[in-house]
Context: one part of a larger RNA
RNA sequence: GAACGAACGCUGGUGGCAUGCUUAACACAUGCAAGUCGAACGAGUAUGGCCUAGCUUGCUAGGACCCAGCUAGUGGCGCACGGGUGAGUAACGCGUGGGAAUCUACCUAGCAGUAUGGAAUAACAGUCAGAAAUGACUGCUAAUACCAUAUACGCCCUUCGGGGGAAAGAUUUAUUGCUGUUAGAGGAGCCCGCGUUGGAUUAGCUUGUUGGUAAGGUAAAGGCUUACCAAGGCGACGAUCCAUAGCUGGUCUGAGAGGAUGAUCAGCCACACUGGAACUGAGACACGGUCCAGACUCCUACGGGAGGCAGCAGUGGGGAAUAUUGGACAAUGGGCGAAAGCCUGAUCCAGCAAUGCCACGUGAGUGAUGAAGGCCUUAGGGUUGUAAAACUCUUUCAGUAGGGAAGAUAAUGACGGUACCUACAGAAGAAGCACCGGCUAACUCCGUGCCAGCAGCCGCGGUAAUACGGAGGGUGCUAGCGUUGUUC
Numbered sequence: 001g002a003a004c005g006a007a008c009g010c011u012g013g014u015g016g017c018a019u020g021c022u023u024a025a026c027a028c029a030u031g032c033a034a035g036u037c038g039a040a041c042g043a044g045u046a047u048g049g050c051c052u053a054g055c056u057u058g059c060u061a062g063g064a065c066c067c068a069g070c071u072a073g074u075g076g077c078g079c080a081c082g083g084g085u086g087a088g089u090a091a092c093g094c095g096u097g098g099g100a101a102u103c104u105a106c107c108u109a110g111c112a113g114u115a116u117g118g119a120a121u122a123a124c125a126g127u128c129a130g131a132a133a134u135g136a137c138u139g140c141u142a143a144u145a146c147c148a149u150a151u152a153c154g155c156c157c158u159u160c161g162g163g164g165g166a167a168a169g170a171u172u173u174a175u176u177g178c179u180g181u182u183a184g185a186g187g188a189g190c191c192c193g194c195g196u197u198g199g200a201u202u203a204g205c206u207u208g209u210u211g212g213u214a215a216g217g218u219a220a221a222g223g224c225u226u227a228c229c230a231a232g233g234c235g236a237c238g239a240u241c242c243a244u245a246g247c248u249g250g251u252c253u254g255a256g257a258g259g260a261u262g263a264u265c266a267g268c269c270a271c272a273c274u275g276g277a278a279c280u281g282a283g284a285c286a287c288g289g290u291c292c293a294g295a296c297u298c299c300u301a302c303g304g305g306a307g308g309c310a311g312c313a314g315u316g317g318g319g320a321a322u323a324u325u326g327g328a329c330a331a332u333g334g335g336c337g338a339a340a341g342c343c344u345g346a347u348c349c350a351g352c353a354a355u356g357c358c359a360c361g362u363g364a365g366u367g368a369u370g371a372a373g374g375c376c377u378u379a380g381g382g383u384u385g386u387a388a389a390a391c392u393c394u395u396u397c398a399g400u401a402g403g404g405a406a407g408a409u410a411a412u413g414a415c416g417g418u419a420c421c422u423a424c425a426g427a428a429g430a431a432g433c434a435c436c437g438g439c440u441a442a443c444u445c446c447g448u449g450c451c452a453g454c455a456g457c458c459g460c461g462g463u464a465a466u467a468c469g470g471a472g473g474g475u476g477c478u479a480g481c482g483u484u485g486u487u488c
Stems, first nucleotide, its partner, number of pairs: 001488004006484005013360006019353002021318001026316003030313003035077003040074002043071003047068003050063006084271003093196007102188003107184008115149004124139006155164003169176003197243003204234003209231008246268004250261004273294005296307004324350001326349003332346001333344004363393004373384004397429001399424005407415001432477005437458003443472005453460002
């Protein structure tokens, strides 16, 4: 000098764009953050139509699920995305370049098919247990839920003889589903070369360890697992151990080489109260799923139960320090649905903060008796200083009033009566901070008297202090200026 997710002190007018718990991966009240489909299914029906009766002519009673709507349940898809955090991890985790032994729901393209039957079960009804969470028994019922049979171009296995394996229908009758299989796209798993912090005051480490055979297991190669056999494997080119740390694109600095760093944004990884485990599924060993154990909190009728903000807000705590319990699905995108649509704290917006960057303003011109006042003075004057006053103008920004978008393509705009435009009034509402001994731009007076104090370094202060404190003046930067911290 530059930089910052900064903090602190003094000060503070406006707008745009960004950014905002770096500390306790500490504990969390409350609300919301993942649902959707009635065009898969049976059922119910407070409701609106509908039918019947009464009349007070728009309400009262009854009926029926015929239509619409709605609903808990079965079923399907989604919940593995999106969002958060960086605890762990020195690792094929990441980066980069290769590889072969793999899987892939939805989507695209091709080929072939979609036949015949069956048994249940939730809902519901009844009974019962429990404080609750919830559960038990009996009975009834449907399906795109479940099972069997048939068939099989291609598919799988094969000793090449053969063997095995599928489906689901729905509706407004035009579609859309379903099954098998081939290919694609995108996605995912696995292996390898190279690179990836410090310590030797860590020198030896290893028994599924290293390799082989066989088997098991996996979507898949493999000690991945098991049995047997061999005795290997790694290491001063730093194994092992310890400490520290998410990695990268990037960011900061620097002429560069390099050094430091990894907030925001993007890619990958890991984690979801702590530890462990599997289930379902195309995909998880699953943040707002399940089970077990633990700590903690809450409810309890003491028998037993409930919970997990490192989602968005918000609270306590910690801290020098970091925001609203806001609006909308209008746009972009995601889930479901044939669609209408529903959901979406993703997202888009608004709010708060000079936290940063950028832009603008706080007026312009004329104005000498060089006014008054202040300060200094050699008492003549000098300086503040064209500065003010005064006169003549202007109205950016802010203010008031009127109009008023684009963003949306037929409709649909949270933002928002916002941006922007026009008119009006009046210089009106808008300047501070640090420094002035040298480094380093900027000097005098008064006070103090090695005191009080200053200080980045050198050093100032003990009676004439340009170095302390105040004043006048000056210098620098400016809605900021200084200080502190950190990096180059």